[in-house]
Context: one part of a larger RNA
Molecule: small-subunit ribosomal RNA, 5' domain
Organism: uncultured Candidatus Berkelbacteria bacterium
RNA sequence: GGAUGAACGCUAGCGGCGUGCCUAACACAUGCAAGUCGAACGUGAGAGGGUACUUGUAUCCUUGAAAGUGGCGGACGGGUGAGUAAGACGUAGGUGACCUGCCUUGAAGUGGGGGAUAACCAUUGGAAACGAUGGCUAAUACCGCAUAAGCUGGUGACGAUGGGAAUCGUUAUCAGGAAAGCUUUAGUGCUUUGAGAGGGGCCUACGGCCGAUUAGCUAGUUGGUGAGGUAAAGGCUCACCAAGGCGAUGAUCGGUAGCUGGUCUGAGAGGACGAUCAGCCACACGGGAACUGAGACACGGUCCCGACUCCUACGGGGGGCAGCAGUGAGGAAUAUUGCACAAUGGGGGAAACCCUGAUGCAGCAACGCCGCGUGGAGGAUGACAGCCCUUGGGUUGUAAACUCCUUUUCUGUGGGACGAGAGAGGACGGUACCACAGGAAUAAGUCACGGCUAACUACGUGCCAGCAGCCGCGGUAAUACGUAGGUGGCAAGCGUUAUCC
Numbered sequence: 001g002g003a004u005g006a007a008c009g010c011u012a013g014c015g016g017c018g019u020g021c022c023u024a025a026c027a028c029a030u031g032c033a034a035g036u037c038g039a040a041c042g043u044g045a046g047a048g049g050g051u052a053c054u055u056g057u058a059u060c061c062u063u064g065a066a067a068g069u070g071g072c073g074g075a076c077g078g079g080u081g082a083g084u085a086a087g088a089c090g091u092a093g094g095u096g097a098c099c100u101g102c103c104u105u106g107a108a109g110u111g112g113g114g115g116a117u118a119a120c121c122a123u124u125g126g127a128a129a130c131g132a133u134g135g136c137u138a139a140u141a142c143c144g145c146a147u148a149a150g151c152u153g154g155u156g157a158c159g160a161u162g163g164g165a166a167u168c169g170u171u172a173u174c175a176g177g178a179a180a181g182c183u184u185u186a187g188u189g190c191u192u193u194g195a196g197a198g199g200g201g202c203c204u205a206c207g208g209c210c211g212a213u214u215a216g217c218u219a220g221u222u223g224g225u226g227a228g229g230u231a232a233a234g235g236c237u238c239a240c241c242a243a244g245g246c247g248a249u250g251a252u253c254g255g256u257a258g259c260u261g262g263u264c265u266g267a268g269a270g271g272a273c274g275a276u277c278a279g280c281c282a283c284a285c286g287g288g289a290a291c292u293g294a295g296a297c298a299c300g301g302u303c304c305c306g307a308c309u310c311c312u313a314c315g316g317g318g319g320g321c322a323g324c325a326g327u328g329a330g331g332a333a334u335a336u337u338g339c340a341c342a343a344u345g346g347g348g349g350a351a352a353c354c355c356u357g358a359u360g361c362a363g364c365a366a367c368g369c370c371g372c373g374u375g376g377a378g379g380a381u382g383a384c385a386g387c388c389c390u391u392g393g394g395u396u397g398u399a400a401a402c403u404c405c406u407u408u409u410c411u412g413u414g415g416g417a418c419g420a421g422a423g424a425g426g427a428c429g430g431u432a433c434c435a436c437a438g439g440a441a442u443a444a445g446u447c448a449c450g451g452c453u454a455a456c457u458a459c460g461u462g463c464c465a466g467c468a469g470c471c472g473c474g475g476u477a478a479u480a481c482g483u484a485g486g487u488g489g490c491a492a493g494c495g496u497u498a499u500c501c
Base pairs, nucleotide, nucleotide: 001501002500003499004498006497007496008495009494010493013372014371015370016369017368018367019365020364021330026328027327028326030325031324032323035072036071037070040069041068046063047062048061049060050059051058052057053056079283080282081281089207090206091205092204093203094202095201098200099199100198103196104195105194106193107192108191109190110189111145113143114142120135121134122133123132124131125130151176152175153174154173155172156171157170158169159168160167161166181188182187209255210254211253216246217245218244221243222242223241224240225239226238227237228236258280259279260278261277262273263272264271265270285306286305287304288303289302308319309318310317311316336362338361339360340359344358345356346355347354348353375405376404377403378402385396386395387394388393410438411437412436413435414434415433419428445490446489447488448487449486450471451470452469456485457484458483459482460481466473467472
């Protein structure tokens, strides 16, 4: 000098764009953050209308709340960086060892049956959370049967690739296994299967911290055979066998740490860092486990243990903000319990639409960057006042007053968007912007002035009070302390502190 997610002191007019718990992965009141589908299914509170009449019943039509069965989605999106020095990340590859819901594009099929169960009704337990028993009912819920081009497994033949285990293609035969309907008749689903796209799993090489005041480490350890397990190779797991494997090119142990694209600095090489944005990983009160599912060992799912906390009728139950706001605590320190789904995107739905604290916006903060303004021109008898003074004067200083002008800003009034790619539909927003009117009107500080380092005098103080980044100032004329005038620097900021280059 540059830089910062900064803080502190003094000061402060506006706008645009960004950024904003770095500390306690500390504890959390309250509200919201994941639902949706009646074109899968049975029910039908309530409302409206009609008919019959014995006027409060029966029945029919339309609409339709809420809960339930079922489907898809809750594995995305959002948060955090505790753990992790290697199941991570980055780059380049491999998978002849693999999976893939929705989507795209082909092929084939969609036949015929069955038994339940929630909702509901009745009885009943409990303070509650939540149940128990009996009875009724539906389905795209569940279960058999048929069919099988292709699919899976076995056996065989031919061909291709490969060093080979093997894989692929064609073909023969045996065995096995599927389905669901709805509809406004336009469609849309369902089952099996080939290919694709996108997404993932696993493996390999190389790369990126510190410590030797850590030198030896290792028994599923290293390899083999066989088996189990997985979507899949593999000590991944197990039985048996062998005795291996790693290490001064730093094993093991200890410390620290999410990694990267990048950011800051630097001429570069390099050094430091990893906020915001983007990719990957890990975690979701601490620990463990599996279930469902195409996908989780699952932030707002389940079960168990633990700590904490809440309710209780003492028998028993509930909870998890490292989602958005917000509260307490910690701290030098970090914002609103806002508006809207109008846009973009996501989930569900045929759609209308619903949901969306993702997102779009607004609010707060000079926290940062950028831009604008606080007036312009003229104006000397160099006014008054201040300060200095050798008392002559000098300086503040064209500065002011005063004259003329302008209106960026400001205030008021009126108009008023783009963003919405057929029509309607805008949270932002009566915002941006435009026009008119008014009037210099509404707007300057802060730090320094001994040298480094741009900028000096007076008074006060008297090794005191104090200053200070280094050198050093102060003990009676202090350009170094305090105040004033003046001057210099930067400027809606200035200075200090901390950290990096």